[in-house]
Context: one part of a larger RNA
């Protein structure tokens, strides 16, 4: 993993609710006794004892009245009362009190839920703590056992000559020491690889160690806060910072996980306050269920009366910030300064005044739009009981995404408020594709007609019509890349020149005083300073540019002549380009697509969804007749059917067991499959297998439904 089978909200006690039943100012028994009996149930007794029957007050202690009176629901009368519960008011008891509590329905079973003791729905810890059991692996020690090819190298000691005064040397032998050497198919180790067959730690090849703190059998001894350790918190029987069994133990987990048949009604919350509290609980808010109780409710819309201090706007209306500028004043102010002093002028500072630029959440002389209180009118909800009150059951208290407002941030699929929506708990259609974007709120069936979007193929519909733009494959994305640049191209605008010839081109002119003066080596229209005049002309600067050492040259500005009909310069608007760099190959979803299948205005059609029409079934809610424990027929909904966590209500199956009927060898369970029937959970029936038992119908009871839990177990 796979299939079989097991597998999770139980029980006892005890509390509160609520239904059904007995009895009822009272209700019930408990152990236990008797009978009976195989053992049981059963009936009788058994009054100990609980609850109730009186409150009230801190005690002392006092102690009630099912009473009066009014309103009024259902209902009954009839046509305005009466009125069971029901509501107020007076009375009554207590108390210091006119304020508080009280002035008659309980109690026992049984089922159903919910709270508390207790394993308490169900599996999951890593620890804790006791008693044992373990050195067969591993650490250390003590006995005792084996082991180590072959070569080398030559310490002490001793023999002998030598020498020598003695002691020492000095040689040649001899001799066999070393945690010496080399080396090795004994042995040990495990350095690097290899291999994944074998192998729950290893194989082979290399590789180290190989007479020693060495390697090795075999017997003993050290045991769990203990031991052993040439100490790595190593080892201790293949994971040891506290072995391993087994009991305490179903430890305890505000954490994970898992938690099993249907169908119908309702239907959330991720908020607030406290919390050694933020992973958790408590109250409350929001869901549900029932009872009461009887008439109004409301985030609607309109209009009136009224509040408000935001947007926005202002600045001599006020705080405060803040640009220039201008007038006056200035005492014993500072600096310059005139003056022999007195005293004057100036400038800067201070105050004032006038005039001016901009600003404000925590500024207002104004000031909307909304929002909000009341009140009238209308909508809409409601007698199928609304709003409300009581009491039973809960879940939630990690929330998010959009749209408006704002607070923090540079930004953020950021954070945090408010509000409104929607996902969360919502399916369908679009959007290639997607939790909240747009349409639109799913009970089956069935036929149309539109939404949002879209109609060249993929792919359901018009290569539909009319006038622009765009050449950039721009673009075809609802999702925007910027400043800046741009004789791309289409509009829509303003001033000029223009048939007395304009712009562009092409031909000629472009002179002269004069090389203007100074200045330099030189300075001639062009290095630089100064001035920039006259002359002749159709026109031609004491020169706009190249050029030169300085000249010289080539352009221009200015005229004429050909040519010919618009032209030059600006301002704005619309699609374009350019800016424009990412990591495996690139796209509009995708082919492809240019007078479009692009983009911009405009028109008519058609597709498109569970939306809406319309028929038809079914549920729900309700009515009304009939039957009378259940039902059933006929009718109505202006309006009802989507749902996670939860709550309510009715079903199906399985096992056991009373009562009852039954059915099988002419084939019972079971198993395959098939066909009807129910909304379904499932039921009934064939047929084939199988070979011995099984059930209707009610009634009760449960160790009652499986796909999940690294779930148990057993196969595989």
């Nucleotide at each position: 993993g796979c299939g079989a089978g097991g597998g999770a909200a139980u029980u006892u006690g005890u509390u509160g609710u609520a239904g059904u039943g007995g009895c009822g100012a009272g209700g019930a028994u408990a152990a236990g006794u008797g009978u009976u009996u195989u053992c049981a149930a059963g009936c009788a007794c058994g009054u100990a004892u609980c609850c109730g029957u009186a409150g009230c007050g801190a005690a002392a202690g006092c102690g009630a009245a099912u009473g009066u009176c009014g309103c009024g629901c259902a209902g009954u009368u009839u046509u305005u009362a009466c009125g069971a519960g029901g509501c107020g008011a007076c009375g009554a008891g207590u108390u210091u009190g006119a304020a508080g509590c009280u002035c008659u329905a309980g109690u026992c079973a049984c089922u159903a839920u919910a709270g508390c003791c207790a394993g308490a729905c169900c599996u999951g810890a890593a620890a804790c703590c006791a008693a044992g059991u373990g050195a067969a692996c591993u650490a250390g020690u003590c006995c005792u056992u084996a082991g180590c090819a072959g070569g080398u190298u030559g310490a002490a000691g001793c023999u002998c000559u030598c020498a020598u005064c003695c002691a020492a040397g000095a040689g040649a032998g001899u001799g066999g020491a070393g945690g010496a050497c080399c080396g090795c198919u004994a042995c040990u180790a495990g350095u690097g690889a290899u291999a994944g067959u074998c192998u729950a730690a290893c194989u082979u090849c290399u590789u180290a160690g190989g007479u020693g703190a060495c390697u090795u059998u075999g017997g003993a001894c050290u045991a769990g806060g203990c031991g052993u350790a040439a100490u790595a918190a190593g080892c201790g029987a293949a994971c040891c910072g506290a072995a391993c069994u087994u009991g305490g133990u179903g430890a305890u987990a505000g954490c994970a996980g898992g938690c099993u048949c249907c169908u119908c009604c309702u239907g959330a919350a991720a908020a607030a306050c406290c919390u050694c509290u933020g992973a958790g609980g408590g109250u409350u808010g929001c869901c549900u269920c029932g009872c009461a109780g009887g008439a109004g409710a409301a985030g609607g819309a309109a209009c009136g009366u009224g509040g408000u201090g935001u947007a926005g706007a202002g600045a001599u209306a006020c705080u405060g910030g803040u640009u220039a500028a201008g007038g006056g004043a200035u005492g014993u102010u500072g600096c310059c300064u005139c003056g022999a002093g007195a005293g004057g002028g100036g400038u800067a500072g201070u105050c004032u005044c006038u005039u001016u630029c901009c600003c404000a959440a925590a500024c207002u002389c104004c000031g909307a739009a909304g929002c909000u209180a009341c009140g009238u009118u209308c909508u809409u909800c409601u007698a199928g009981g609304a709003u409300u009150g009581c009491g039973g059951g809960a879940g939630u208290a990690g929330g998010g995404g959009c749209g408006u407002a704002g607070g923090c941030g540079u930004a953020a699929g950021g954070u945090u408020u408010a509000u409104g929506u929607c996902c969360g708990u919502a399916a369908g259609g679009g959007u290639a594709a997607g939790a909240a974007c747009c349409c639109a709120g799913c009970u089956c069936u069935g036929u149309g007609u539109u939404a949002a979007g879209g109609c060249c193929c993929u792919u359901a519909a018009a290569u539909g019509u009319u006038g622009g733009u765009u050449a950039a494959g721009u673009g075809u994305u609802a999702g925007u890349a910027a400043a800046g640049c741009u004789a791309g191209u289409c509009g829509u605008u303003u001033c000029c020149c223009u048939a007395a010839a304009a712009c562009a081109g092409u031909g000629g002119g472009g002179a002269g005083g004069u090389a203007g003066g100074c200045u330099u080596a030189g300075a001639a229209g062009c290095a630089g300073c100064c001035a920039u005049c006259c002359u002749u002309c159709a026109a031609a600067g004491a020169a706009a540019g190249c050029g030169u050492a300085a000249c010289a040259g080539c352009u221009c500005a200015c005229c004429c002549a050909c040519c010919u009909a618009g032209g030059u310069a600006g301002a704005u608007g619309g699609c374009g380009g350019c800016g424009a760099a990412g990591a495996u190959g690139a796209u509009c979803g995708g082919g492809g697509c240019u007078c479009a299948a692009a983009c911009c205005a405009a028109c008519u059609g058609c597709c498109g969804a569970u939306a809406c029409a319309c028929a038809g079934a079914a549920g729900a809610u309700u009515u009304u007749u009939c039957a009378g424990u259940u039902g059933a027929a006929a009718g109505a909904u202006u309006c009802c059917u989507u749902g996670u966590a939860a709550g309510g209500a009715g079903g199906u199956g399985c096992g056991c067991g009373g009562a009852u009927g039954u059915c099988c060898a002419a084939g019972a369970a079971g198993u395959a499959u098939c066909u009807a029937c129910g909304u379904g959970a499932g039921u009934a029936g064939g047929u084939a297998u199988g070979g011995a038992g099984a059930u209707u119908u009610u009634c009760g009871c449960g160790a009652u439904a499986u796909g999940g839990a690294u779930c148990c177990u057993c196969g595989c």
RNAcentral holds the full RNA, with entries from ENA. Predicted 3D model of a 716-nucleotide part of an RNA (large-subunit ribosomal RNA, domain II) from Candidatus Iainarchaeum sp. The source organism's lineage runs through Archaea, Candidatus Iainarchaeota, Candidatus Iainarchaeia, Candidatus Iainarchaeaceae and Candidatus Iainarchaeum. It matches the Rfam family "Archaeal large subunit ribosomal RNA". Gene Ontology terms of the family: structural constituent of ribosome and ribosome. The coordinates come from a structure-prediction model, not an experiment, and the mean pLDDT is 80.